[in-house]
Molecule: c-di-GMP-I riboswitch aptamer
Organism: soil metagenome
RNA sequence: GAGAUUGGCAUACUCAUCGAAAGGUGAGGACGCAAAGCUAGGGGGCCUUCGGGCCAGCCCGGCUGCCGAA
Repeated sequence: GAGAUUGGCAUACUCAUCGAAAGGUGAGGACGCAAAGCUAGGGGGCCUUCGGGCCAGCCCGGCUGCCGAA
C1' cells in the first nucleotide's frame, strides 16, 4: 500500500459434534479481508450454573509473515 505476482484466510447459512450458554471444532460455502496470521495486555461486546467463561472478521497495542512502486 500504487500497479501487479505467488498464494492465503473464510461472513452469513447448512450438516455433524462439544458446551448450560455465549461460543468452539470438522466439512461444505463465500460476504469480504494487505495481516480477516498469532496474542485476551487496554478498552468494548456477548454468555452465565454468578464461580467464571467467550469474542482477534469491534477498536488500540505487542510479535511474526508475502510482494515491491512512490